Predicted 3D model of a 333-nucleotide part of an RNA (large-subunit ribosomal RNA, domain IV) from Pyrus ussuriensis x Pyrus communis.
Context: one part of a larger RNA
Parts: sequence; structure tokens; C1' cells
RNA sequence: UUCUCUCUAAGGAAUUGUGCAAUAUAACCCCAUAACUUCGGGAGAAAGUGUGCCCUCCUCACAAAAGGGGUCGCAGUGACCAAGCUCGGGUGACUGUUUACCAAAAACACAGGUCUUUGUAAAGUUGUAAGACUAUGUAUGGGGGUUGACACCUGCCCGGUGCCAAAAGGUCAAGGAAGUUGAUGACCUGAUGAUAAGGGAGUCGACGAUCGAAGCCCUGGUGAACGGCAGCCAUAACUAUAAUGGUACUAAGGUAAUGAAAUUCCUUAUUGGGUAAGUUUUGACUCGCAUGAAAGGCGUAACGAUCUGGGCACUGUCUCGGAGAGAGGCUCG
Repeated sequence: UUCUCUCUAAGGAAUUGUGCAAUAUAACCCCAUAACUUCGGGAGAAAGUGUGCCCUCCUCACAAAAGGGGUCGCAGUGACCAAGCUCGGGUGACUGUUUACCAAAAACACAGGUCUUUGUAAAGUUGUAAGACUAUGUAUGGGGGUUGACACCUGCCCGGUGCCAAAAGGUCAAGGAAGUUGAUGACCUGAUGAUAAGGGAGUCGACGAUCGAAGCCCUGGUGAACGGCAGCCAUAACUAUAAUGGUACUAAGGUAAUGAAAUUCCUUAUUGGGUAAGUUUUGACUCGCAUGAAAGGCGUAACGAUCUGGGCACUGUCUCGGAGAGAGGCUCG
């Protein structure tokens, strides 16, 4: 010097990003227990006594508890082992799950809600296929999406995209096809010994009126489908503000609720509380840069090794150090 411990006057969080760490609390009996609440809880709430040993008493009891009396110590769950408590707020209902080896959470899951699909040789998944799973199941079933207990709710927009429906019209492929046309050409005529000219079945192409499904266009529906939910100007008997009016655009212009928020840049907004002093915190306000209704909105008892603010208790975290024990290291042997 490093590490692991023990004790420490006075103070008691002044330390620090943060009471991190370490104290403190702790067993059993009795008493007593608030707000709130889904009436189950909250709750071991909190707060406050007691506990040794000896004698005695009561009783069916060899058990247990209570009562009475006495007595010792600084100290009686005499060592060890064994919750610190409380008041707010955020968040997620809860128990659970997760990044084996830097993240345990507010992330995932969840019961519940809802949408959609599926009539069984089901939809869906897998495989080239046979087949397999779903399922020895059958719509109170199965698959997929989304939200996430519960309470109160879940507004407007179908113009775009998606999905669904309808089949009147438009467009439209392969393929078929009347017809037109090119090449080749058995064979016939000439016709005879040879050549030309004419006709021509068949075969191979090119064009092609016309027939031709779905799809798309078109029409309608659909938001707990993907998504979206504006601007400017003026106006009331001080001022301010604007219930109101005007203007132009849109598919429709953000409803309830909530709000400087896990969302607020400006910003330490402003204001009340808490402190002697508070960029954090809490109650309000609303001018929401850029909340908002199942990518749910907003509350909520209980729960949490969750995040955050305050208090009590407690303490070497600190003022500010000190003393001691042990283990390394170092030195010597």
C1' cells in the first nucleotide's frame, strides 16, 4: 500500500448522479391497527407492552395457558439464526417469461375484448410428391391479426390504398376460326422423243372478320382494415378574450378524456405546496414545436429485486479522521 473485518467522541446524509454501501429492524405472546378498496384485501399496516430463574395456585389431564408471591444481572427470543417503516407520483392489472456470458424492465406473455378466416377431403403449415401436422378434433372447434384484468368509454372521414360484393358496359391472353395470301407440290392436260404453258390434291407458313375467362376500368360497401382528422381575416358598453360572422380549401377537419406529460423545442413556461435555499418532485393552468380514443383514451384496489420525489428511524456515506484483528504484497531468514 491492497483486500476482508471489529470499534469509534460530537454531529447524523452535511456524502453522493442516487442513503450506493454499511448500520438499524427482526423470534414468540398480548394489545392496537388508517386512508383507500374490486369488500377478498390493505395488514405482520403503523404505534405500544411483555419474555430469565425459584415457589405457589387452578384442573379429568402425565399437556398448555393464565393468576399470585419472591429473586439475580448493565443486559433474560442474554450468543447464533429471523421484515426497517412510512407518505406521494409514473408505469405495467396480477402469478409468470426474457437477451446461457454487460440489459429482468415500463419489453414478452397473460385471462378478457375485438376483427377476420374456416362446413371437414376445412382453412392454415410442411413436402417435388405420396403423405404428415392441425385432429382420432368439427364453429362453445381450428388458423391468423390486434388490443391487453376491471370500471367509464371508444368520436368524425370510404377521397387514396387494401379487402368484400355485384355482375350491366369498356378493355383483354393462350387457343379456335370464315376468309385473304405466299412457298412447295404428288398428279392431270399438252403429249409426243425432248422443252414450254395451263390446271392441281396434299404439306408448310403469313395476315385475319369473329368467338374467347379471370384481372383491370366502372358501381357499391367496409375503420377494434392501411391510414387521415387544416388555414386566414374580422367581431361584445375600459382593456383583454371571442360565443359569433366572413373567406377559400378538403374525403373529413381532432369529439370525450387527458395535458410542460416516459410526449413541451422555446423551458429552470407560469403559479400553489414541500426546503433557510428545490433545473428534480407534487397540485393546478393550457399558448399540445409535435396528446388523443383497441399502434386504444382515461382512471384504478392489489401486486413489483420496476422508475422517481419527500419523511421517520438508523448509521464512518460524510465533517475527518483515528484505533485494532486477519489475509496478500514487500523485506529478512